The RNA shown here (small-subunit ribosomal RNA) has 1499 nucleotides and comes from an uncultured prokaryote. The sequence is in RNAcentral, with records from ENA. Its Rfam family is "Bacterial small subunit ribosomal RNA". Its family is annotated with ribosome and structural constituent of ribosome in the Gene Ontology.
């Protein structure tokens, strides 16, 4: 620091995804060791069992067992232990410490601050500690009860409890009232029963009392900060102050009376969701964002809910009382219990350890201490859960072994990797040795305080003794022996790593884009690779990357976004200047900002994570002290903004009210006049002989105002249009003159807003939803048409959307230049003039700006003030609710689900029933034709055992096939072989070949005859046949969507590119566009382009004309000859056949730019490309062909492969293509008579003759061809003849008899005679081909081939007609335009239905959580009152009081009930619309003028 994806490709916007780091994680596969940490996020779900709070004999009374001695009647007893254990009075502590976050939006945290508080034990200091009473557990005896447990009797102590005295100090209304205390324990000294005790003294220490400070700890207030929602807007009655009281440690409505009516709140009250705060933990470049485990403050809670007691502190986690749920004991009467302590079940769950060990250390609770209790703590155990940090070997080693894996078969690759050689030896492992954490305490000397004192405490030093859960500790040594120790995800791109097999849109993957449909680096599997490693990957989460909420750092013309448009609250900013202030602002010092944590310097663990020491910092908060420029506050001043006053202009601004004319329609007025009128693409509906249309007149009504008139004028906007007149708002503009920031913006809020619409009344000429008819259509619930109602207009009231400059108001600056509209001003040359200035309105354009189009002083520039609004597409501007409306429906306004892209500008192309220019037998002018008959062939269907394949719009069908009886032949069926018919390589035998005969359909198969080759270095070698093993042959099997090569096709269309340069963020553009011109991107000319290449054209063939050369098989003009160029002479002509000339828009005239060319002419055999032919840019169709050949993969191997003989490929209800023959007289028959060209011939072509009516037959001259044959061309032209007829047209069909060719003419062959003589009289919608030697029409040959053309190809001969033109069909070229197309219009692409599946909205309802109001209720506690009843201490006048307790009572109140709201999950027949889902239906809305332009609001 970025990268994938929208597109044919850019650029922009935007979403959506990746890379990164993190975590208390789970799963998957793997798994040596050690340190250091972490380890129920879920059910604050319920718990068995054990242990987490005791201690004190130096407060008191009692007071056992076991044990040991001695004795002893063996029942036992004493004594020591020892005043021990044990429960009890009683005094600290059980308010620490540990848990877990339920609940809490709060003075609960944080943070800084403050005054009206208490504080046990601890420390300073002051004064005490005097005298006396009266109880009670334990225990002992009785009773009850299953237990808990309680209850009577007696007896008794205290540092338990109670009075009195006593008061330095405390409290108090400053007179005076109130209130204390308790001893223990060590010593010394007296008395005495001489050792058991007892008094009083003294004295040490430890307590006790009240009291002052301190200290720690705790309560209280209080500014500041501390979630989401307005689809939660108004909340509050002890509620906000006051007085007086009461309460508390303590100020207070904290509580009660009373008085007053006040507090909160858009700076978000109130309600609802959600959350324990914080330090700080992740991540970030910061800023922030998100989270609050483990460590540390603080709250809150301790089954739920509610209460107070005891105490210095608790409304108490392991305390009580009560009520609730669940649980457990129970003799059913009645008790018990509370893991969110620490282990540990069960249950949830994707998940979270051990019913361990010590109190050694830190700490704590009690003691004087010893010690005792500590699940706090220290430790082990489990867990790759995380950080760290080591290891799993090291050096040589190429024969590059072996196997694996790819291969172009050559090797490459694993890989120095292995083996082998040589060391090493951490870690684990044996074995041993071995610190630290330990300081204490005891005890003992000695010194010092204290005392009277040497006791006893205390404090200091030395000596002894001696505490370790961790522990088989850490660390050291020795010892063997590479031994024990490598996995996981990836390998299309993003992202570092490629091939092979397998599968075949299957299975599967996939974080996004996407991969898979038979050659898959994307799925499974090998092999090889990258990367990380005790790990790796996956999944869920967090930040980040996303400047994708933008403070820091972001938008609004057209991508998602300017409220339709004023007026204005509150709010937010605000001209010049003067003084003061200091609130913001800036310095500075002071407290604070716990510590842990982060950063930086150090120190200890081998190191590292970890620990540890010290600084920094904690960007805050408070107080303080100086500054005064800003910006606020206060005072005063000004005119530059703003605004009044006066005089002038323009104007469809607005509301009333009159008026005017044209034009429409009506008139069951009038009047002319006749057959039609209207209406459309066409026509019909309609209207008219009962008088329409048409026309003249007269009247009647509603309605809107041509011409002026205009990117003209006004308005804030919607809008505003004949003229008068009244009312009234606004703007410009001139001098002046006052006012003195009075001003911008504006959330709420408030007015105005087109049509359509809605209520009420009027009106109602025309248009004209609804609807009716006619039409069009496949349909037309639509365009068209003919009519016709709401409504259009007026009044009043509602509605309140569409509102575009797709551009929020205001202010300021920032180059020109050209209109226009209003005013002022100057200047002359006085004029339809010019200059300046100003306020509107409009085109251009510079800088700048913008994704890009563009905007450009009327900004989208450069700034400043305020306001609105977006934050990916759909679902949605939709539910649900609020508010607003008579209603329609507005207005605020989501979600769930879903998809990776929606989307905006610009390029290239492609199309368009856009447009402009051109050009083609493209139309159109003309000529023959097809389609209608018969036949021939192909083709589709059928059929069949098979009718092999193949081609399928143009560009398949007389196509592959230039020729199917057998063959061919790829098919069918039947019969045969299996190394094969065919190639090669080994072995063995043989010449090779042949002759006859059997079987059989034949291929085969027997069995027989003839035969002994060719070279040779004598070793053997070739060829060929025969038999034999394997390796192979072999396929017309598939894939033409794997290919090559050939070909069609658009097109013989005139087009396709490029390199350098320009221009543009870029894709692209330019050039190649434009004028003009051509067949032609041909040439010219212009030109930010300037070359250039593929194509166009020319070179090439061939035909027109000439010349040279050369004459044979060719030719004959001239001489002879003759039937004949037949021979002789000739080469002149034709012709043959080589090289040559010729045509170039060269020449003249014209037109055009004096150009390119075009027109006309002239000369020529040709004249503008002379006519034809060969040749086909850059590419389209995944076009055709695997059956022409080759080829990759695939599959088939006694067969998908050879053979053979038959039989199909020729089938025949039918549909089409292409032909051919014909329907006749421009013709048919007969007879006679003329002229070609090109080609072929030896397995051939075959004359001349016989002969047969004839196909043809015998015969066989000649020809390997300019020589001889095919070979008489034919239409044509003469003469006859038929006379419009199913004929003297027409030949199919069918009989019969022949030829020929071939083994062979059944199936299935071509011709020939005689015969027979069907359709068929010019062809329906529709459709082919042709511009000149061309169409027509006429015959010839050729290849194929034994034979077998109406098809193919090729030759010639007669030989037309018509183009005015480019409007329309086809097709194409170039240039624009518009596009929502790019598989490109054979393209996108909408909506109802139908079917499946998802979330959702309404719903009679129902169930369920919370809640308000109004009540009922009242355990348990506390307070108040108090009639009963108990009463030890005190007081008494002995009656009794005081005072206390139980009881009753009132108040508050916790569960818990009812009754009406709210407000929120779930559920629901049935219903609504959405959404997605390879091929269902039905139309075609919308993208091209989408074929009726489209969009918006409405009904």
């Nucleotide at each position: 620091a970025g990268g994938g994806u929208u597109u044919g490709a850019u650029c922009a916007u935007g979403g959506c995804u990746c890379a990164g780091a993190u975590u208390g994680a789970a799963c998957g596969c793997u798994g040596g060791c050690g340190g250091u940490a972490u380890g129920c996020u879920u059910a604050a779900c319920a718990c068995a069992u054990g242990c987490a709070a005791g201690u004190c004999g130096a407060a008191c009374g009692c007071g056992a067992a076991c044990g040991u001695u001695u004795c002893u009647u063996c029942g036992g007893a004493a004594a020591c232990a020892a005043g021990u254990a044990g429960a009890g009075u009683g005094g600290c502590g059980g308010a620490c410490g540990g848990g877990g976050g339920a609940g809490u939006a709060a003075c609960g945290c944080g943070u800084g601050g403050g005054a009206a508080u208490c504080u046990a034990c601890c420390u300073a200091g002051u004064a005490g500690u005097g005298g006396g009473g009266g109880a009670u557990a334990g225990c002992c005896a009785g009773a009850a009860g299953a237990a808990a447990u309680u209850c009577u009797g007696a007896a008794u102590a205290a540092u338990a409890c109670c009075g009195c005295a006593u008061a330095c100090g405390c409290c108090c209304u400053a007179g005076g009232a109130g209130a204390a205390a308790a001893g223990g324990a060590g010593g010394c000294c007296u008395c005495u029963u001489c050792u058991u005790g007892a008094a009083a003294g003294c004295u040490u220490u430890c307590g006790c009392u009240a009291u002052u400070g301190g200290a720690u700890g705790a309560g209280c207030c209080u500014g500041c900060g501390u979630g989401a929602g307005a689809u939660u807007a108004g909340c509050u009655a002890g509620u906000u102050g006051g007085u007086a009281g009461g309460g508390u440690a303590a100020a207070g409505g904290c509580c009660u009376a009373c008085c007053a009516a006040g507090g909160c709140g858009a700076c978000g009250a109130u309600c609802u969701c959600u959350a324990g705060c914080u330090g700080g933990u992740c991540u970030g470049a910061g800023a922030g964002g998100a989270c609050g485990a483990u460590c540390a403050g603080c709250c809150a809670c301790a089954c739920u809910g509610g209460g107070a007691c005891u105490g210095a502190g608790a409304c108490a986690c392991g305390g009580c009382c009560c009520a609730g749920a669940c649980u457990c004991c129970u003799a059913c009467g009645g008790g018990g219990g509370g893991c969110a302590g620490c282990a540990g079940u069960g249950g949830g769950g994707a998940a979270u350890a051990u019913u361990g060990g010590a109190c050694a250390a830190u700490g704590g609770g009690c003691g004087c201490a010893a010690g005792c209790c500590u699940g706090a703590u220290c430790c082990a155990g489990c867990a790759a859960u995380a950080c760290c940090g080591c290891g799993u070997g090291u050096g040589u080693g190429a024969a590059g072994a072996a196997g694996g894996c790819c291969c172009u078969a050559g090797g490459g690759u694993u890989g120095u990797a292995a083996a082998g050689c040589a060391c090493u030896u951490u870690c684990a492992g044996u074995a041993g040795g071995g610190a630290g954490g330990a300081a204490a305490a005891g005890u003992u000397a000695a010194u010092g305080g204290u005392u009277a004192a040497u006791a006893a405490c205390c404090a200091u030093u030395g000596g002894c003794c001696g505490u370790g859960a961790c522990g088989u500790u850490a660390c050291c040594u020795a010892c063997a022996g590479a031994a024990g120790a490598a996995g996981c995800a990836c390998c299309g791109g993003c992202u570092a790593a490629c091939u092979c097999c397998g599968u075949g849109c299957c299975a599967g993957u996939a974080g996004c884009c996407g991969c898979g449909g038979u050659a898959a680096u994307a799925c499974g599997g090998a092999g090889g690779g990258a990367u990380c490693a005790a790990a790796c990957g996956u999944u869920a989460a967090u930040c980040g990357g996303a400047a994708u909420u933008a403070c820091u750092g972001g938008g609004c013309g057209u991508a998602a976004a300017g409220c339709g448009c004023g007026c204005g609250u509150a709010g937010g900013u605000g001209g010049u200047u003067u003084a003061u202030u200091a609130a913001g602002u800036g310095g500075g010092a002071u407290g604070u900002g716990a510590a842990a944590g982060c950063c930086c310097c150090g120190g200890g663990c081998u190191u590292a994570a970890c620990c540890u020491g010290g600084g920094a910092a904690c960007u805050g908060c408070a107080u303080u002290c100086c500054a005064a420029a800003c910006u606020g506050a206060u005072a005063g001043a000004c005119u530059a903004g703003a605004g009044u006053a006066c005089g002038a202009u323009a104007g469809a601004g607005g509301g009333g009210g009159g008026u005017a004319g044209a034009a429409u329609u009506c008139a069951a007025g009038a009047g002319u006049g006749u057959a039609g009128c209207g209406g459309u693409g066409a026509a019909a509906u309609g209207c008219g002989u009962a008088g329409a249309u048409a026309u003249u007149c007269u009247g009647a009504g509603g309605a809107a105002u041509a011409c002026c008139g205009g990117u003209g004028g006004c308005g804030a906007a919607g809008g505003c249009g004949g003229c008068c007149c009244c009312c009234u708002g606004g703007a410009u503009u001139g001098a002046u003159a006052c006012u003195g920031a009075c001003a911008c913006u504006g959330a709420g809020g408030u007015g105005c807003g087109a049509a359509a619409g809605c209520g009420u009344g009027g009106g109602g000429a025309g248009c004209a939803a609804a609807c009716a008819g006619g039409a069009u259509u496949a349909g037309a619930u639509a365009c068209c048409c003919u009519g016709g109602u709401a409504g259009u207009c007026c009044a009043c009231g509602c509605c309140g959307u569409a509102a575009c400059g797709a551009u929020g108001u205001c202010a300021a600056c920032u180059a020109g230049c050209c209109g226009u509209u209003g005013g002022a001003g100057g200047g002359c040359u006085u004029g339809u003039c010019c200059c300046u200035u100003u306020a509107g309105u409009g085109g251009c354009g510079c800088a700048g700006c913008u994704a890009a189009c563009g905007c450009g002083a009327u900004a989208a520039g450069u700034u400043g003030a305020c306001c609105g609004c977006c934050u990916g597409g759909g679902g949605a501007g939709u539910a649900c609710g609020g508010c607003c409306g008579c209603a329609a429906g507005g207005u605020u306004a989501a979600a769930a689900c879903u998809c990776a892209a929606a989307u905006g500008a610009a390029u290239u192309g492609a199309c368009g029933g856009g447009g402009g220019c051109c050009c083609g037998c493209a139309c159109a002018a003309g000529c023959g034709g097809u389609g209608g008959a018969g036949c021939a062939u192909g083709u589709g269907g059928u059929u069949u055992a098979a009718u092999u394949c193949g081609a399928u719009g143009c560009a398949a069908c007389g196509c592959g096939a230039a020729g199917a009886a057998c063959c061919u032949u790829a098919c069918c069926a039947g019969g045969u072989c299996u190394u094969g018919a065919c190639a090669u390589c080994c072995c063995g035998a043989g010449a090779a070949u042949u002759u006859a005969c059997u079987a059989g359909a034949g291929a085969u198969a027997g069995u027989u005859u003839a035969g002994u080759g060719c070279c040779u270095u004598c070793g053997g070698g070739a060829a060929c046949u025969c038999g034999g093993u394997g390796a192979c042959a072999g396929g017309u099997g598939c894939u033409g969507c794997a290919u090559g090569g050939c070909u069609g096709u658009c097109g013989u269309c005139a087009g396709c590119u490029c390199g350098u340069g320009u221009c543009g963020u870029g894709a692209g553009a330019u050039g190649u566009u434009g004028g003009g011109u051509u067949a032609a991107g041909u040439c010219c000319c212009g030109u930010a382009a300037c070359g250039a290449g593929c194509g166009c054209a020319a070179c090439c063939c061939u035909u027109a004309u000439c010349c040279u050369u050369a004459g044979u098989u060719g030719c004959u003009a001239c001489c002879a000859u003759u039937u004949a160029g037949u021979u002789g002479g000739g080469c002149a002509c034709u012709u043959u056949a080589a090289g040559g000339a010729g045509a170039c828009u060269g020449c003249c005239g014209g037109u055009g730019a004096u150009a390119a060319a075009c027109c006309g002419g002239a000369g020529g055999a040709a004249g503008g490309u002379g006519g034809g032919g060969a040749c086909g840019a850059c590419g389209u169709c995944a076009a055709g062909u695997c059956a022409u050949c080759a080829u990759g993969g695939c599959c088939c191997u006694u067969a998908c492969g050879a053979c053979c003989a038959g039989g199909g490929c020729u089938a025949c209800a039918c549909a089409c293509g292409u032909g051919c023959u014909a329907c006749a007289a421009u013709g048919g028959a007969a007879c006679g008579u003329a002229c070609a060209a090109a080609g072929g011939g030896u397995u051939g072509c075959a004359a001349c003759c016989u002969c047969g009516c004839g196909a043809g037959a015998g015969u066989g001259a000649g020809c390997u061809a300019a020589u001889c044959c095919c070979a008489u061309a034919a239409a044509a032209c003469g003469u006859u003849u038929c006379g419009u007829a199913g004929u003297c047209c027409g030949g199919a069909u069918c009989g019969c008899a022949g030829u020929c060719u071939g083994c062979a003419a059944c199936u299935c062959g071509a011709c020939u005679g005689c015969g027979u003589g069907a359709a068929g009289u010019c062809g329906g919608a529709a459709u082919c081909g042709c511009u000149a030697g061309u169409a027509a029409u006429c015959g010839u040959g050729a290849a194929u081939c034994a034979g077998a053309a109406u098809g193919u190809c090729a030759c010639g001969g007669u030989g037309a007609a018509u183009a005015c033109g480019u409007u329309c069909c086809c097709g194409g070229g170039c240039c624009u335009u518009g596009u929502a197309c790019a598989c490109a219009c054979c393209g996108c692409c909408c909506g109802u239905c139908a079917c499946a599946c998802c979330a959702u909205g309404g719903g009679a309802g129902u169930g369920g959580g919370u809640u308000g109001c109004a009540a009922a209720a009242g355990a348990a506690g506390u307070g108040g009152g108090u009639a009963g009843c108990a009463u030890a201490a005190c007081c008494u006048u002995c009656g009794g009081g005081a005072g206390u307790g139980c009881g009753c009572u009132c108040a508050c109140c916790a569960c818990u009930u009812u009754g009406u709201g709210a407000u929120u999950c779930a559920u629901g027949a049935c219903u609504g619309g959405g959404g997605u889902g390879a091929a269902g239906u039905c139309g075609g809305a919308a993208c091209a003028a989408g074929g009726u332009a489209g969009c918006c609001c409405u009904a």